[in-house]
RNA sequence: CGGGGCGUAGCUCAGUCUGGCAGAGUACAUGAUUUGGGAUCAUGGAGUCGGAGGUUCAAAUCCUCUCGUCCCGA
Numbered sequence: 001c002g003g004g005g006c007g008u009a010g011c012u013c014a015g016u017c018u019g020g021c022a023g024a025g026u027a028c029a030u031g032a033u034u035u036g037g038g039a040u041c042a043u044g045g046a047g048u049c050g051g052a053g054g055u056u057c058a059a060a061u062c063c064u065c066u067c068g069u070c071c072c073g074a
Base pairs, nucleotide, nucleotide: 001073002072003071004070005069006068007067010026011025012024013023020057028044029043030042031041032040050066051065052064053063054062
């Protein structure tokens, strides 16, 4: 310098192909249960979808640029 993968809740990830309410598990908080804890059940909080711009009625998703990280090539 060229090519490719990954980036979404504290953590692990799905959703992207085929644009249409941002989700799951776990963790955390509260309550029930228990002598207490654990387990179980219920409820709740938690997001610039790495960043910027563009297309569109509508973008995590499509296009362009860019940042971080990993791999391959030179």
The RNA shown here (transfer RNA) has 74 nucleotides and comes from a Candidatus Thorarchaeota archaeon.
The source organism's lineage runs through Archaea, Promethearchaeati and Candidatus Thorarchaeota.
Rfam family: tRNA. Rfam links the family to the GO term triplet codon-amino acid adaptor activity. Rfam classes the family as a transfer RNA. From the family's description: Transfer RNA (tRNA) molecules are approximately 80 nucleotides in length.
The prediction has a mean pLDDT of 81.
The sequence is in RNAcentral, with records from ENA.